[in-house]
């Protein structure tokens, strides 16, 4: 220097004027105001309320080890699989020896079924019968299984030797998933992103949650009922509903943003992450504010705009900047 | 804020348990007629919204993404 491969951070400065929302001051001001994805609403989990949400089934969702974590279908490391020269990337990776379906067309046969050509045989020969599954032909797949000898009427793991695949049993490191090295046996496809089986997990409803309604009366049901209650059932609480009178609201306030926050440093751990110390407070609207104007500067500015809150995930996205590792050429 | 249904030819729709995409209407060419139109014959048009995946094999089964339609809800 090409070329790539991964991770990280940033997402135009700067002044000035004029609005807007929120706090605190009231006078004139001051202080703060979008994001990495605030987005899609695709998982978790906090709060709330319904029993402090409880037991079965039913349905959902996951699926190799180990771990972090509040939690998880998320990360992190590791195994095992494919892919790259490499860096590295990818992986819905659990059971097909529970059972069931299903596998078009071609084909003799598609899974306890079979013989179309072929090879032996039997028979003069034809037709037919038998015997084989080594060639051959269909197929996406055809009964783990190459190569050599042997054997036979032909053959055929039908025997052996040699070299290999899976499960299985034992040893050895590993925490494990799993590797690696022996051992007899002798083994019939695929498909679970087909029902299903096994495991693990999972209550409804969403901030228009909820605080938030109260009290008498009257008439009606109803009490083995009915609601709360959601897919059923046990179970738990509890009488419903209309009408009237009174009080309380009249949509303000409260929930609401200090939170599983973040900045540094530093410890432990490969790492995700968790500790410790020490520093900052960083939007809170309710019709919905976060803008516009004008100068100047540079590399001339993308995707895109909070509405309870938090960790992931997944899509968008113009440029710029760091750092770490491969491969190829050249120099030294 | 939740929930739920859909995208196939230019239009409106079909495809059964995954087995290789059609129908009408329309459009285009010929007939038929003095000419139309109506009828007849033929015929063209599709990455099944997209990107991956499971499968021998995907409109059909599974993810993720774009669009697009419907419905739900406090108190008075």
């Nucleotide at each position: 220097u090409c070329a790539g491969c991964c991770u990280g951070u940033u997402g135009g400065g700067c002044a000035a004027u004029c609005g807007c929302u929120u706090g605190c001051a009231u006078u004139u001001g001051c202080a703060a105001g979008a994001g990495g994805a605030a987005a899609g609403u695709c998982c978790g989990g906090g709060c709330a309320g319904u029993a402090u949400a409880g037991g079965a089934u039913a349905c959902g969702a996951c699926a190799g080890c180990c771990g972090c974590u509040a939690a998880c279908g998320g990360c992190g490391g590791c195994c095992g699989g494919g892919g790259g020269u490499g860096a590295c990337c990818c992986u819905a990776g659990g059971g097909a020896a529970a059972g069931u379906g299903c596998c078009a067309c071609a084909g003799a046969a598609a899974c306890g079924a079979u013989a179309c050509c072929g090879c032996c045989u039997c028979g003069u020969a034809a037709a037919g019968g038998g015997g084989u599954a080594a060639g051959g032909g269909u197929g996406a797949a055809a009964g783990g299984a190459g190569u050599g000898a042997g054997g036979u009427a032909a053959g055929a793991g039908c025997u052996c030797a040699c070299a290999g695949c899976g499960a299985c049993g034992c040893a050895u490191g590993g925490u494990a998933a799993c590797a690696u090295g022996c051992g007899a046996a002798g083994g019939a496809g695929g498909u679970a992103a087909a029902c299903c089986c096994u495991g693990u997990c999972g209550a409804c409803u969403g901030c228009a949650a909820g605080g938030a309604g109260g009290u008498g009366a009257a008439u009606a049901c109803a009490c083995u009922a009915g609601a709360g209650c959601g897919a059923u059932c046990c179970g738990c609480u509890u009488g419903u509903a209309u009408u009237c009178a009174c009080c309380g609201a009249u949509a303000c306030c409260c929930g609401c943003u200090u939170g599983a926050a973040u900045g540094u440093a530093u410890c432990a751990g490969c790492a995700a992450u968790g500790g410790u110390a020490u520093g900052u407070c960083u939007a809170g609207a309710u019709a919905g504010a976060u803008g516009a104007u004008u100068g100047u500067c540079c590399u001339c500015g993308a995707c895109a705009g909070a509405a309870c809150c938090c960790g992931g995930c997944u899509u968008a996205c113009a440029g710029a900047c760091a750092g770490a590792c491969u491969g190829g050429c050249a120099a030294u | 804020u939740c929930c739920u249904c859909g995208g196939u030819a230019g239009c409106u729709c079909a495809a059964c348990c995954g087995g290789u995409a059609g129908a009408g209407c329309g459009g285009g060419u010929g007939g038929c007629u003095g000419u139309u139109a109506a009828c007849c014959a033929c015929u063209a048009g599709g990455u099944u919204g997209u990107a991956g995946g499971u499968u021998c094999g995907a409109g059909u089964c599974c993810u993720g993404c774009c669009c697009g339609g419907g419905g739900a809800g406090c108190c008075a």